[in-house]
RNA sequence: GCGCCUAUAGCUCAGUUGGUAGAGCACGUCGUUUACACCGAUGUGGUCGGGAGUUCGAGUCUCUCUGGGCGCACC
Numbered sequence: 001g002c003g004c005c006u007a008u009a010g011c012u013c014a015g016u017u018g019g020u021a022g023a024g025c026a027c028g029u030c031g032u033u034u035a036c037a038c039c040g041a042u043g044u045g046g047u048c049g050g051g052a053g054u055u056c057g058a059g060u061c062u063c064u065c066u067g068g069g070c071g072c073a074c075c
Stems, first nucleotide, its partner, number of pairs: 001072007010025004019056001027043005049065005
């Protein structure tokens, strides 16, 4: 330098054909307990890595930049 993969909640990850974003864990509250844990109920939490474009509508498609990983090439 070229190509491919990857980036979504605090963490690990899902998200179908473009249709208005979820699970588990963690955390808060309540119940339970003398208390803690476990368990049950309920709730909070998101610029979908940044920017631009296409579209009525983008996590999803296109371009570009950035971080991480892998391969190839050069030296």